[in-house]
Context: one part of a larger RNA
């Protein structure tokens, strides 16, 4: 600032490189040229380097998760521990690139330069007065910050306090900070449900090479099962109580 509170803006000023290059098509076998040859202005499409953002697709990771399997241990089964996550096959979300999107034009004043009109100097002359053009460069245009810009801005709402701590969290995050919620509630957890991942659980029944038998790898059915879920939805069941400055 400035003396009420909350919010929305303006934009002085500051920062940025946010753009650079190349190719093809068309212009056009045209202008030009005896021919041979052979452009450009403009327009369109793309490639690459760089910058910013994103995760629907593709790929990577995915030590949340599911499955297979080896050695060993928990007496056996079941279920597990250890071995780089033991190794291997998959994989949602998230994070990412190898994936996707965007990155002008235009305007103003000019430089070298090109000119108009035009005298000094009856001619000539772009210059002396005056005027028109002219660059990836300058000022803008675009993005970000930005009322402490002391010339300290404007507007809206409210006529009444506001903020912080605390508590539940995450679109945020090293700590602070930031954002949301706090019963007038879906903020987190739980439950249910949908989706997603894995791939058909245990138990039981039947079959089964072999075996004197005991037993028996494995297969089929129950079973698109079982298990898991950082996602969507529903639901106050639990916790956002109580309180302080």
């Nucleotide at each position: 600032u400035g003396u009420g509170g909350a919010g929305u803006c303006u934009g002085a000023a500051a920062g940025g490189a946010a753009g650079g290059a190349c190719c093809a098509u068309u212009u056009a076998g045209u202008a030009c040229g005896a021919g041979a040859g052979g452009a450009a202005c403009g327009a369109u499409g793309g490639u690459u380097c760089g910058a910013g953002g994103c995760c629907a697709c593709u790929g990577g990771u995915g030590u949340a998760c599911c499955g297979g399997u080896u050695a060993u241990c928990c007496g056996a089964c079941a279920g597990g521990g250890u071995a780089u996550c033991g190794c291997c096959g998959g994989g949602c979300a998230g994070c990412u690139a190898c994936g996707c999107c965007u990155c002008a034009a235009g305007g103003g004043a000019u430089a070298a330069g090109a000119g108009c009109u035009g005298a000094a100097a009856g001619c000539a002359u772009c210059u002396a007065a005056g005027c028109u053009c002219g660059a990836a460069g300058c000022c803008u245009g675009c993005c970000u910050u930005g009322a402490a810009a002391a010339g300290a801005g404007a507007c809206u709402c409210u006529u009444u306090g506001g903020a912080a701590u605390a508590c539940g969290a995450g679109u945020a995050a090293a700590a602070g900070a930031c954002u949301c919620g706090u019963u007038u509630g879906a903020u987190g957890g739980g439950a249910c449900u949908g989706g997603c991942g894995u791939g058909u659980a245990a138990g039981c029944a039947c079959c089964a090479a072999g075996g004197c038998a005991a037993c028996g790898a494995g297969g089929u059915g129950u079973u698109c099962a079982g298990c898991g879920u950082g996602c969507g939805g529903u639901u106050a069941c639990c916790a956002a109580u109580a309180a302080u400055u």

Predicted 3D model of a 245-nucleotide part of an RNA (large-subunit ribosomal RNA, domain VI) from a Candidatus Woesearchaeota archaeon. The source organism's lineage runs through Archaea, Nanobdellati and Candidatus Woesearchaeota. The sequence was found in a public genome assembly. The coordinates come from a structure-prediction model, not an experiment, and the mean pLDDT is 82.